[in-house]
Context: one part of a larger RNA
Molecule: small-subunit ribosomal RNA, central domain
Organism: Stauroneis constricta
RNA sequence: UUGGGCGUAAAGAGUCCGUAGACUGUAAAAUAAGUUUUUUAUUAAAUUUCAAAACCUAAUUUUGAAAGUUAUAACUAAUACUGUUUUACUAUGAGUUUAAUACAGAAAAGUAGAAUUUUGUAAGAAAGGGUAAAAUCUGUAGAUAUACAAAGGAAUGCCUGCAGCGAAGGCGGCUUUUUAGUAUAAACUGACGUUGAGGGACGAAAGUAUGGGUAGCAAACAGGAUUAGAGACCCUGGUAGUCUAUACUGUAAAUUCUGAGUGUUGUGACUUAAAACGUUAUAAAACAUUUUUAGGUCUUUCAAGCUAACGCAAUAAACACUCCGCCUGAAGAGUAUAAUCGUAAGGUUGAAACUC
Numbered sequence: 001u002u003g004g005g006c007g008u009a010a011a012g013a014g015u016c017c018g019u020a021g022a023c024u025g026u027a028a029a030a031u032a033a034g035u036u037u038u039u040u041a042u043u044a045a046a047u048u049u050c051a052a053a054a055c056c057u058a059a060u061u062u063u064g065a066a067a068g069u070u071a072u073a074a075c076u077a078a079u080a081c082u083g084u085u086u087u088a089c090u091a092u093g094a095g096u097u098u099a100a101u102a103c104a105g106a107a108a109a110g111u112a113g114a115a116u117u118u119u120g121u122a123a124g125a126a127a128g129g130g131u132a133a134a135a136u137c138u139g140u141a142g143a144u145a146u147a148c149a150a151a152g153g154a155a156u157g158c159c160u161g162c163a164g165c166g167a168a169g170g171c172g173g174c175u176u177u178u179u180a181g182u183a184u185a186a187a188c189u190g191a192c193g194u195u196g197a198g199g200g201a202c203g204a205a206a207g208u209a210u211g212g213g214u215a216g217c218a219a220a221c222a223g224g225a226u227u228a229g230a231g232a233c234c235c236u237g238g239u240a241g242u243c244u245a246u247a248c249u250g251u252a253a254a255u256u257c258u259g260a261g262u263g264u265u266g267u268g269a270c271u272u273a274a275a276a277c278g279u280u281a282u283a284a285a286a287c288a289u290u291u292u293u294a295g296g297u298c299u300u301u302c303a304a305g306c307u308a309a310c311g312c313a314a315u316a317a318a319c320a321c322u323c324c325g326c327c328u329g330a331a332g333a334g335u336a337u338a339a340u341c342g343u344a345a346g347g348u349u350g351a352a353a354c355u356c
Stems, first nucleotide, its partner, number of pairs: 004327003007310002012324001014202004021195003025089007033082002035078002039074004048066007093192001094189006101183003105179007112156001117151006127138002164171002207248006216242002221237004259323006268298009278287003305312002329356002338349004
């Protein structure tokens, strides 16, 4: 390379956008580049086939003729498919607009009530705290507990769910402003699509830089215990950090260990929107059940099917197609080296020898 794979054996990039490329709805016309076709030329020798000769014979060699593969060029035709150009279509791909509703999607500003802590005042008088038990620790310079007041920071109880939203990371008090998306219906545009090497953007926590902030918690650190020892688990304290603004970092068991898109193939439950029907009601509206359409969430048996098995099963690991990424025995090793990014910590790309 061919071939085979990527839930758990090696293997889906953390996620999205998007350039080149690859692939690409329906109908018609033109063209004839790919494709198919006619004829011709070329396609070294050896090789292959046939005939003859050489050698005593096979093998072998020589001579002559023929064949054939592949490729290129020219010529003659064909037009189903692909390509190119033009025209048109929309029951279906994609997008736009309008209308109403649903949604912890994002950003900024404001604001609310519990609770912890601290401070002040009042009143009070001996303990408090902590643990398996203690001690360090706090307290007669009046603690803890109680009441009132104030300050400040962080987080949002109930609602809260096998509920929702977001590309992923993730998102939860309330209000306002700005803003994105999805779902339904109708109209419009008319293939504008899918994927996506490079590239770009986002990306938990920890960490870094410079300011601010610091209630609680708490790496490091200190002390008390435990213990043979205890650099730990337990306790008392406690600094970075956790919060915020700006800028970096770019990694996670970033997991559904399952890339994105399209179509086909079962049953059931919940839920969102729209439509229809029914009941209550003067109406607005409310309620319940049923049906239909389009989305979302979930479960179960699998029913088929698949799988090495476990299991998956319309949200596939089924049946097919398109595009990208990745894998090829273990260890050495995600190491060395080089390049590149980063202030650094480190990240990305990424071997070999040796050994089995």